[in-house]
RNA sequence: UACAGAGUAGCUGUUUUGCGUUAAGUGUUAUACCAUGGGACGUCGGGUAUAAACGAACACACUUGUGUGGCGGUAAAACGGCGCGUCCGCUUGGA
Numbered sequence: 001u002a003c004a005g006a007g008u009a010g011c012u013g014u015u016u017u018g019c020g021u022u023a024a025g026u027g028u029u030a031u032a033c034c035a036u037g038g039g040a041c042g043u044c045g046g047g048u049a050u051a052a053a054c055g056a057a058c059a060c061a062c063u064u065g066u067g068u069g070g071c072g073g074u075a076a077a078a079c080g081g082c083g084c085g086u087c088c089g090c091u092u093g094g095a
Base pairs, nucleotide, nucleotide: 003093004092005091010082011081012080013079014078015077016076017075018074019072020071021070028052029051030050031049032048033047034046038088039087040086041085042084058069059068060067061066062065
C1' cells in the first nucleotide's frame, strides 16, 4: 500500500409500563429551522414548529368515577434483527 472490516441518524419485531378512546396520538401535504458513523459536506432518510386536509371501536360491571377486557397503522424503555451517500481518517486487520 492493494484489499477486507468496525462504527450514525433511524427502521422493525417481542415484552413490559403508560396515554387516548368526551380523539390526542400516528400517518399525509406545504413552509421554515435543527441534528445526523471518528472528521467535513450532505438527502428522496430523521426531528421540531406552524398551517391545511383526512381520520377511528368500544363493551361490560358498579359506588358516575373507577375497574376489567378490547381498540389505536398510539408513547417510552429493554432485548433481538436491519442499518450512511461522497471524500478523508491519528479506526481495525493487512500480502